[in-house]
Predicted 3D model of a 73-nucleotide RNA (transfer RNA) from Thiocapsa roseopersicina. The sequence is in RNAcentral, with records from ENA and Rfam.
């Protein structure tokens, strides 16, 4: 240079035939124990990589970049 693949919570990743975004851990708090682990319940945290387009609506589609990782040259 060409291709293709990822990009969602603080971490690892669901959800991609469009319809207001969720799980483990992790953190906070409560209960439990004489304390601490554990365990139980509960709370709080993300306009979904950036701009644009296209709908009545986009994390889902399009389109130009940006990281990343991989082939090929």
């Nucleotide at each position: 240079g060409c291709c293709g693949a990822u990009g969602u919570a603080g971490c690892u990743c669901a959800g991609u035939c469009g319809g207001u975004a969720g799980a483990g851990c992790a953190a906070c708090g409560c209960a439990u124990u004489c304390g601490u682990a554990a365990u139980g319940c509960g709370u709080a945290g993300g306009u979904c990589c950036g701009c644009g387009g296209u709908u009545c609506g986009a994390a889902u589609c399009c389109g130009c970049g940006c990281a990343u990782c991989g082939g090929c040259u």
The organism belongs to Thiocapsa, within Bacteria.